[in-house]
This is a predicted structure of an 87-nucleotide RNA (c-di-GMP-I-GGC riboswitch aptamer) from a Clostridiaceae bacterium.
The sequence was found by an Rfam model in a public genome assembly.

RNA sequence: UUUGAAAAAGGCAAACUCAUUGAAAAAUGAGGACGCAAAGCCGCAAGUCUACAGCAUUUACAUGCCAUGACGGUUGGGCUGCCAAAU
Repeated sequence: UUUGAAAAAGGCAAACUCAUUGAAAAAUGAGGACGCAAAGCCGCAAGUCUACAGCAUUUACAUGCCAUGACGGUUGGGCUGCCAAAU
């Protein structure tokens, strides 16, 4: 420098369960491992989810729209890094 076929120190932890928080999406903690070579960080572009409030319609119930909320283990982008192999 390139690569992640094999192996691997160390690492992360899906679904699900319980508790707490939240209007919700979801988050955090504990348990648990489907997977991950960046499943580390950012939350920048796209995407997805939610809709308390707001707006519109409605006699009302309710319905629709909407992100400033959330995910990022959906794709791309930026920053950083472990191990191994080859050169």

Its mean pLDDT, the model's own confidence on a scale to 100, is 82. It matches the Rfam family "c-di-GMP-I-GGC riboswitch aptamer". The family has 40 seed sequences and 1,298 matches in Rfam 15.1.